[in-house]
RNA sequence: UUGAGAGUUUGAUCCUGGCUCAGGACGAACGCUGGCGGCGUGCUUUAGGUAUGCAAAUCUAACGGAUCUGUACUUCGGACAGGAAUUUUUCCAGCCCGGGGGGCGGGUCAGUGGUGAACGGCUGAGUAACGCGUAGGAAUCUACCCACAAGAUGUGAAUAACCCCGAGAAAUCGGGGCUAAUACACAAUAGUUUCCGAUUUAAUCGGAAUAAAGGUUGUAGCAAUACUUCCGCUUGUGGAGGAGCCUGCGUCCCAUCAGCUAGUUGGCGGGGUAAAAGCCCACCAAGGCAAUGACGGGUAGGGGGCGUGAGAGCGCGACCCCCCAGAGGGGCACUGAUACACGGGCCUCACUCCUACGGGAGGCAGCAAUCUGGAAUAGUCGGCAAUGGGCGAAAGCCCGACCGCGCGACGCCGCGUGGAGGACGAAGCUCUUCGGAGUGUAAACUCACAUCAAAAAGGAGCGGCUAACUUCGUGCCAGCAGCAGCGGUAAUACGGAGGCUUCAAGCGUUGUCCGGAUUUAUUGGGCGUAAAGUGUCUUAAGGCGGUUUGUUAAGUUUCUGGUUAAAUCUCUCGGCCCAACCGAGAAACCGCCAAAAAUACUAACAAACUAGAGAUUAGCAGGGGUAAGCGGAACGCACGGUGUAGUAGUGAAAUGCGUUGAUAUCGUGCGGAACACCAAGGGGGAAGCCAGCUUACUGGGCUUAUACUGACGCUGAUAGACGAAAGCGUGGGCAGAAAAACGGAUUAGAUACCCGUGUAUUCCACGCUGUAAACGAUCCUUGCUAGAUAGUUGUUCCGAUUUAUCGGAGUGGCUGUCGCAGCUAACGCAUUAAGCAAGGCGCCUGGGAACUACGGCCGCAAGGCUAAAACUCAAAGGAAUUGGCGGGGAGAUGCACAAGCGGUGGAGCAUGUGGUUUAAUUGGAUGAUGACCCAGGAACCUUACCCAGGUUUGACAUGCAGCUGCAAAUCCCGUGAAAGCGGGACUUCUUCGAGAGUGCUGCACAGGUGUUGCAUGGCUGUCGUCAGCUCGUGCCGUGAGGUGUACGGUUAAGUCCGUCAACGAGCGCAACCCCUACUCUGAUUUGUAUCACUAUCAGAGAACUGCCCCUGUAAGGGGGAGGAAGGUGGGGACGACGUCAAGUCGGCAUGGCCCUUAUGCCUGGGGCUACACACAUGCUACAAUGGCCAGUACAAAGGGUUGCAACCUCGCGAGAGGUAGCUAAUCUCAUCAAAGCUGGUCUCAAUUCGGAUUGAAGGCUGCAACUCGCCUUCAUGAAGCUGGAAUCGCUAGUAAUCGCCGGUCAGCUAUACGGCGGUGAAUAUGUUCUCAUCUCUUGCACACACCGCCCGUCAAUUGGGGGAAGCUGGAAACACCUGAAGGCUGUGUUUUACACGGACCAAGGUGGAGUCAGUAACCAACAAUAAGUCGUAACAAGGUAGCCGUAGGGGAAUCUGCGGCUGGAUCACCUCCUUU
Repeated sequence: UUGAGAGUUUGAUCCUGGCUCAGGACGAACGCUGGCGGCGUGCUUUAGGUAUGCAAAUCUAACGGAUCUGUACUUCGGACAGGAAUUUUUCCAGCCCGGGGGGCGGGUCAGUGGUGAACGGCUGAGUAACGCGUAGGAAUCUACCCACAAGAUGUGAAUAACCCCGAGAAAUCGGGGCUAAUACACAAUAGUUUCCGAUUUAAUCGGAAUAAAGGUUGUAGCAAUACUUCCGCUUGUGGAGGAGCCUGCGUCCCAUCAGCUAGUUGGCGGGGUAAAAGCCCACCAAGGCAAUGACGGGUAGGGGGCGUGAGAGCGCGACCCCCCAGAGGGGCACUGAUACACGGGCCUCACUCCUACGGGAGGCAGCAAUCUGGAAUAGUCGGCAAUGGGCGAAAGCCCGACCGCGCGACGCCGCGUGGAGGACGAAGCUCUUCGGAGUGUAAACUCACAUCAAAAAGGAGCGGCUAACUUCGUGCCAGCAGCAGCGGUAAUACGGAGGCUUCAAGCGUUGUCCGGAUUUAUUGGGCGUAAAGUGUCUUAAGGCGGUUUGUUAAGUUUCUGGUUAAAUCUCUCGGCCCAACCGAGAAACCGCCAAAAAUACUAACAAACUAGAGAUUAGCAGGGGUAAGCGGAACGCACGGUGUAGUAGUGAAAUGCGUUGAUAUCGUGCGGAACACCAAGGGGGAAGCCAGCUUACUGGGCUUAUACUGACGCUGAUAGACGAAAGCGUGGGCAGAAAAACGGAUUAGAUACCCGUGUAUUCCACGCUGUAAACGAUCCUUGCUAGAUAGUUGUUCCGAUUUAUCGGAGUGGCUGUCGCAGCUAACGCAUUAAGCAAGGCGCCUGGGAACUACGGCCGCAAGGCUAAAACUCAAAGGAAUUGGCGGGGAGAUGCACAAGCGGUGGAGCAUGUGGUUUAAUUGGAUGAUGACCCAGGAACCUUACCCAGGUUUGACAUGCAGCUGCAAAUCCCGUGAAAGCGGGACUUCUUCGAGAGUGCUGCACAGGUGUUGCAUGGCUGUCGUCAGCUCGUGCCGUGAGGUGUACGGUUAAGUCCGUCAACGAGCGCAACCCCUACUCUGAUUUGUAUCACUAUCAGAGAACUGCCCCUGUAAGGGGGAGGAAGGUGGGGACGACGUCAAGUCGGCAUGGCCCUUAUGCCUGGGGCUACACACAUGCUACAAUGGCCAGUACAAAGGGUUGCAACCUCGCGAGAGGUAGCUAAUCUCAUCAAAGCUGGUCUCAAUUCGGAUUGAAGGCUGCAACUCGCCUUCAUGAAGCUGGAAUCGCUAGUAAUCGCCGGUCAGCUAUACGGCGGUGAAUAUGUUCUCAUCUCUUGCACACACCGCCCGUCAAUUGGGGGAAGCUGGAAACACCUGAAGGCUGUGUUUUACACGGACCAAGGUGGAGUCAGUAACCAACAAUAAGUCGUAACAAGGUAGCCGUAGGGGAAUCUGCGGCUGGAUCACCUCCUUU
């Protein structure tokens, strides 16, 4: 006996910090659902209005009546019948009926009287208060109850009821008459109380005044009456319980409420009360309360307790218990023991009802019920049987208190809806990889149980937090969402389904509270940079306070006593079957009060001390302050001299100044402001700040010595003083600088940056303002905790000395830097702490709104100080990390620049693209990395496009079923543009089974260059053949990460070397492969007549900085020799981790989606070839280094049977007709390669350059050259005379130039592409600049990564606040007016009830002054909202470093002036530190 965390800021990390979730609870409500029972609980809103019924009566044993009824007794009348005596009546007793009287009873009714009605029940409006809680107190009362003591005698006058009369609609009232009491009054008595007097001042004595009620039981008695029983009555004393009053302490928020108070505070006297008291009054005094929060405003009944929490706390005050307050709003008293009274009274107001209009009645915040309000809360039930209360002697009566029942899953608790068996596992449904799997022993079915029958499961969730997953639909739509977030065609996040998870007669949602939240931190937080140290100092209050002794005992500690109601909570035991629930006992109630004890610490008081603090002595340094005087340099102006055309200014200019003489220079004079060098992170001051020199006055600090005082100290809300710059007022002053303003530039614009002028201002005096990045972003004081080093200023000793000083060793003050422990989120701080502690103050609690609004205070104003909320966001932020970026820095590389050669851009043409056009001009590719690209051959085909005509199991594949029983083919005819459609002919396998195959029909399916390259595979481009990219282990860091991979060299290279908390390794580099240059070996189809040789094929060798010199630690570098080749010999293939959602679904493959008589397939024709134009890549040229003619020389590598074709003939030629050879080192394309060389001509001209364009005639291919092919011949003969800005390629067998070949291919648009050889240069000083890349470093508010981020105005929509002329309302206060009821008071009188007067006073009225709300034309801000406008202010040196304060200006972000800060990059210098 008791404490759990998670999600969300970032590319990632740590921290700060908010938001959100998981838990528990409820007088709840809502949604879906709903079997039973027990125990609880149920108008939280309108203290809103209420129909109807009930909720407080009782007593005849207090009293008299009325009425009904019983009856002892009595009387009258009538009837009946009897006895006796008598003879007609009398007497006696009896019985029946009716009436009267009457005593005693009973019931009912109202009245007098008594008690109760002040309890019980309801509600929470008001109340921030002695209201409540707790602990105490003295100046009190107390009916009924208890105890004790004493008493209760005598007498009287009325009055209700009742009767009569009257008024009124009613409610009700008036007059007359009768009567009783435990009603009322008087007298007597008096132990009480009051007053008077006396005494011995302590109680007593004396006097006066002051009470009462009877009823009932029994006995005796004729009765009166007596005694007795019980209940009452009076007085006193005490008790119990109850009530009133006073006090200490505790008891919500706002200081944007700071001063409040005249009965106010106190006194004397009086009144008043049950009782103290300004409770009330007269007089006197001027007090009383307040920062320990008065006064004011808001909110609220308080407590026991309830919920939550580990606790401390926080929130709440339903049910139950205690207290208070209220009874339609307000006031008032009466009665009474108690009320200023829920079911009493009076008055007023509002409302409702009745009315004959004159007047009356009413009060559910009692129980039910009803309307209204609301998300929402029940029956107009039964009973006094129990408990309890009132009355009564009692029986008893009354009780919506209470006990019960009813309604509601509103809550807690308990139970049930069945149990056992039952398949490799039905059906259905869902999923599927099509095999199966899941639902699932679940069901069906069987058995048993219970006497039998009937009888019952839902809700939410399933991406993470958070247990639980698939499919379909949807397509940033519909929707979800507690948070972050999900949804834009493959959604476990939306909706449906299947399955699953969880709780269960409930489950979810919403609301509220606590928790988590150490997120207000007492337990238990912070303030250098995250929010947070006042700009600085002084001080009254407060808080805290050195050493020693003593006293006290307030705090503190211990012991004891009282109290802390009960219920609740906890424990134990017990009662309902258990539990919830209930009972008993114990413990606890952490608090307060009282008494006793202790004395360490704190405190108080007293006495002392000197270590804190102060004082005194002798010195020291200093831009500390104030005032006055003086000085030189510079500058401007004025005057004069010399002198002449410019000067000034800038990136470049211009405005400006200047021939009326500037600038420059010399001289003289005047003026104002600031003080070079010294000068140094050096000094002083509390901070702001302080700098020429001298003088005067003056503050503080430090050192040294001391025989003084004796804690005099520290801090410091409020308050006061000081307080840069700008700004304000008044008066001066004005040289320079300079907001505003003007002009010139720049620019798209330029309200700026730059330039020229220039006012306020800057200066002085006096006053105000009171703010700054007023910063060390670090409050003040004290103590403690390693060092190293430097500056400055004292001082002691020693030594030296030139007597200025210098050096060394100590000891103080101040100011820096580095650094250990420690601290820190990190950066960093580190004896000058951000370490370890103590005291005091200030401040913070998510971002924005907001250094704002409103209010208050201050100010002349500008404005300052204080300082919110609505609303909105899920972040905002700090430090550090990795990248990327920079109009940052350093280093390095590259045909990147430079040095060169030749081009492109201008012309014509070819080709491609864009655009335009079109029926279609199919589609893709679009900076580098598209554009002679896909396409390595568009007349048809290709072909994907358009028009037209056809076709539908299809042009192509596989399978099934049915039919035909035929080959498949082939041929012919009709129609037609063809495809197709229609028809015909011919032929035919075989085992004779319709078996194979074919055709037709049907079903599955085919087919798609349709879509998505942002669903993909594969392939490719690019950075880039750049040198990089990583891993293991170790080490460093809380971590992201770092190290290795950095540094110094070197290299083409992360190539290698040296060093190093790293040691190793991998992918890249290099090498291995191919071609080529040299040599050798082997082979020989071919060349050559043969050999040699060359060539071809296959292999081998050779090159390694190996050798020499120089240099270097090494790696390596420079030079040389040899060699065919020299430092990678030349070329190729080969492309790390990755980037660009780069390209490609139209090469191919492929998921999803889409079309299926069409987006498939076939065919004819057309188009892809269009043409104002723009761009790209090329060809040919512009000519004499040339054109043309003639002659003449030298290649390599390829192709060829649907082919190459020698040779011959024909043709000017393209070509045609024949035809050998060749499947190729043999034949051929191919006689000749061209440039070249030799000779001739042309002579600078749009030409003998150039060849476009066009005409004519031909040739070839091919079904077919019209759209739309190529070639030949003749003729024609365009532009173009070397190309603007700009731009491309190339470093050697390269550029340039010259031709040859091939693929595709019927032919060709090839000037393209891919190869081949011939001839064959120039230049590189180098890395300043441009571009690109790599490494290191720095800044960053970027991370979709600068094509980033982001600010403000304007425009639009929405929202909530603020101001505002005015309008409306609420609650209080003040002054005055009127003033009901009422008690008080005064007067009058028949002396006992009225009348009248007075002040007080509720409601009402009038007035002004505030205050709090509501509303509002209009105004200015704020916030929010995928793609509006203008600019680009900030983040990089953000392109003018930024920011703070202030002032002025401007569409806007902002600009400029003055002062300040670094939270500024870069370079240089200085200082300091570390290392060598």

The RNA shown here (small-subunit ribosomal RNA) has 1476 nucleotides and comes from bacterium CG2_30_40_12. Its Rfam family is "Bacterial small subunit ribosomal RNA". Its family is annotated with structural constituent of ribosome and ribosome in the Gene Ontology. Its mean pLDDT, the model's own confidence on a scale to 100, is 83. The RNAcentral record of the sequence draws on ENA and SILVA.